Context: one part of a larger RNA
Molecule: large-subunit ribosomal RNA, domain VI
Organism: Rubritalea profundi
RNA sequence: CGUAGGAAAAUUGUGGGGUUCAAACUCUAGUACGAGAGGACCGAGUUUGACGCAUCUCUGGUGUUCCUGUUGUUCUGUCAAGAGCAUCGCAGGGUAGCUAAAUGCGGUCGAGAUAAGCGCUGAAAGCAUCUAAGCGCCAAGCUUCUCCCGAGAUUAAUUUUCCCUGAAGGAUCGUGGAAGACCACCACGUUGAUAGGUUGGGGGUGUAAGUGCGGCAACGUAUUCAGCUCACCAAUACUAAUCAUCCGUUCGG
Repeated sequence: CGUAGGAAAAUUGUGGGGUUCAAACUCUAGUACGAGAGGACCGAGUUUGACGCAUCUCUGGUGUUCCUGUUGUUCUGUCAAGAGCAUCGCAGGGUAGCUAAAUGCGGUCGAGAUAAGCGCUGAAAGCAUCUAAGCGCCAAGCUUCUCCCGAGAUUAAUUUUCCCUGAAGGAUCGUGGAAGACCACCACGUUGAUAGGUUGGGGGUGUAAGUGCGGCAACGUAUUCAGCUCACCAAUACUAAUCAUCCGUUCGG
């Protein structure tokens, strides 16, 4: 942009795509077979691997935006406490998110028409013959079944509800997002919890600074499961979503 007004929701499924694997063990059965050694087909069950989809509760990884320890040096006048730089200086942990090695699930069964093949009946050709008429069986393959996408399926479908004259509606703009390269999509814009802030919770780190006490001191100890902190969960209009503008026309050729 189209689908001859606009909006919202629910569907159909032309069609397209995915799935398609293997092994071990147990039973059948130490059976059939075989002198013995050995050792099945068919069928039933269990487990595992690889593969695929999803997820982050668990186990971990990462987590240069969180906490702590610590070395050298410079600085904040000095002590103390801190900051900068040194690969994030190094080291120990770690929330959310992302993630696999983590943990959930999946392939089943079946139907139809067939291939090679195997048959029934059966003539031409008094016999024979699966074929000429007719009728069966049969594959990881084909079509279904199952899962996903799906009306730009221009053959542009269907159903329901609502709205309408500077209107219905849409866009610009703004606050953002488990959405995202951009665009798009989704949520919200004061009739408001959209983001930030604040408060509370949860998680992380591990007991802050200051002061008191003990010790000559290094340091220990009490205040203190402290202090600091965040991407998580809530509540709360404190801050920012202001004001407005544009498109769209006459109940739809």